Record summary
A computed fold for a 71-nucleotide RNA from Seminavis robusta, annotated as transfer RNA. A source record names the gene tRNA-Gly. NCBI's taxonomy places the organism under Eukaryota, Sar, Ochrophyta, Bacillariophyta, Seminavis. Its Rfam family is "tRNA". Rfam classes the family as a transfer RNA. The prediction has a mean pLDDT of 81. The sequence is in RNAcentral, with records from ENA and Rfam.

């Protein structure tokens, strides 16, 4: 200095116009002498910013940050 691809719950991931979802953490109750497991319930999420649209996590532009290539 060019280009491509990704940014979703504490974490790994799904989902891509109709308002977010799993597994896992946490916590809380149930079993159980305890404890671990189980098994039921809550809690917690679209990287900003701007546009298009009746509605954006999804489309588009820009910024950031992360990997990859090129030179």
């Nucleotide at each position: 200095g060019c280009a491509a691809u990704c940014a979703u719950a504490g974490u790994u991931u799904a989902g891509u116009g109709g308002u977010a979802a799993a597994a896992u953490a946490u916590c809380u109750g149930c079993c159980u002498u305890c404890c671990a497991a189980g098994c039921a319930g809550a809690u917690g999420u679209c990287c900003u910013g701007g546009g298009u649209u009746c509605g954006a996590u999804u489309c588009c532009c820009a910024g950031u940050g992360a990997u990859u290539g090129c030179a």